Guanidine-I riboswitch aptamer from Jeotgalibacillus sp. R-1-5s-1, 106 nucleotides, folded computationally.
It was read from a public genome assembly, where an Rfam model found it.
Its mean pLDDT, the model's own confidence on a scale to 100, is 85.
RNA sequence: AUAUAUGCUUUCUAGGGUUCCGCAGCGCUCGCUGGUCUGGUCCGAGAGAAGGCUCACGAAAGCGUAAGCUGCAUUCGUGCCACGGAGGGACAAAAGCCCGGGAGAU
Numbered sequence: 001a002u003a004u005a006u007g008c009u010u011u012c013u014a015g016g017g018u019u020c021c022g023c024a025g026c027g028c029u030c031g032c033u034g035g036u037c038u039g040g041u042c043c044g045a046g047a048g049a050a051g052g053c054u055c056a057c058g059a060a061a062g063c064g065u066a067a068g069c070u071g072c073a074u075u076c077g078u079g080c081c082a083c084g085g086a087g088g089g090a091c092a093a094a095a096g097c098c099c100g101g102g103a104g105a106u
Stems, first nucleotide, its partner, number of pairs: 007053006015043002020040002022037001023034005055079006062072002081101001083104001087099003
């Protein structure tokens, strides 16, 4: 300096704010204000959890073949490591969301 971490997804959690609900206050009674309101709806992790499918590798037996290889489908197993700003972006708004396994660090 370069390459490499299989990819997608469901549910949940850490966390997050305030569009809606609720709650609280005020008031001209239907509106205003409040997230420095526990909450419900909502958003939500590459480095969090539990799964599904997929991909790769390994093993087993089966199908097919004269036989073998390739192939096909099935079952089981494995898939490690991961410190991380500032700044910007979206939705109502914010965030371990996205930029991003980024810049950097080791």